Transfer RNA from a Euzebyales bacterium, 73 nucleotides, folded computationally. Rfam family: tRNA. Rfam classes the family as a transfer RNA. About the family: Transfer RNA (tRNA) molecules are approximately 80 nucleotides in length. The coordinates come from a structure-prediction model, not an experiment, and the mean pLDDT is 84.

RNA sequence: GGUCAGGUAGCUCAGUUGGCAGAGCGCGCGCCUGAAAAGUGCGAAGUCGGCGGUUCGACCCCGCCCCUGACCA
Numbered sequence: 001g002g003u004c005a006g007g008u009a010g011c012u013c014a015g016u017u018g019g020c021a022g023a024g025c026g027c028g029c030g031c032c033u034g035a036a037a038a039g040u041g042c043g044a045a046g047u048c049g050g051c052g053g054u055u056c057g058a059c060c061c062c063g064c065c066c067c068u069g070a071c072c073a
Stems, first nucleotide, its partner, number of pairs: 001072007010025004019056001027043005049065005
């Protein structure tokens, strides 16, 4: 330098005819207990990597760029 895969909550990751952004773990507050652990209920936490474009509407489609990984050279 080229090809491909990936980037979404603190972490691991879902998210298809383009139409409300989610799960598990973790965290916070309750319930339960003599007190814990376990269990259970509720809650907080997001510029969906960045900038443009298409569209009434973009995590999703198109272009460029950044970052990570694999392969080729």